[in-house]
RNA sequence: CUCGCGGGAGAGCUUGUCCGGUGCCCAGUGUGCCGGAUGACGCCGAAGGAGCAACCGGCCCCGGAAACUCUCAGGCACCGUGGACCGCGGG
Numbered sequence: 001c002u003c004g005c006g007g008g009a010g011a012g013c014u015u016g017u018c019c020g021g022u023g024c025c026c027a028g029u030g031u032g033c034c035g036g037a038u039g040a041c042g043c044c045g046a047a048g049g050a051g052c053a054a055c056c057g058g059c060c061c062c063g064g065a066a067a068c069u070c071u072c073a074g075g076c077a078c079c080g081u082g083g084a085c086c087g088c089g090g091g
Base pairs, nucleotide, nucleotide: 001091002090003089004088005087006086007085012041014040015039016038017037018036019035020034021033022032023031024030042076043075044074048072049070050069051068055064056063057062058061
């Protein structure tokens, strides 16, 4: 460095529009629920990315560099996905 197994957090079940399904009814430009898409506002940091720095290296002004910072990306009920990092085993 890589493979396998196990563990693995945070933040909205807010709201608009559209589509699909379904129930109710006064049968409609109605209404409730669920799912999907797309925005608004709010939020999270542990894929990735970027920035500064302790520190380290050297050709002395360059380089490397975090779990810190930013939030571009990603993500925000449950489930699921992803998941830094940790442990064990193999190459």
Notes: Model confidence (mean pLDDT): 78 of 100. Predicted 3D model of a 91-nucleotide RNA (Glycine riboswitch aptamer) from a marine eukaryotic metagenome. Of the family's consensus pairs, 85% are formed in the model. RNAcentral holds the sequence, with entries from MGnify.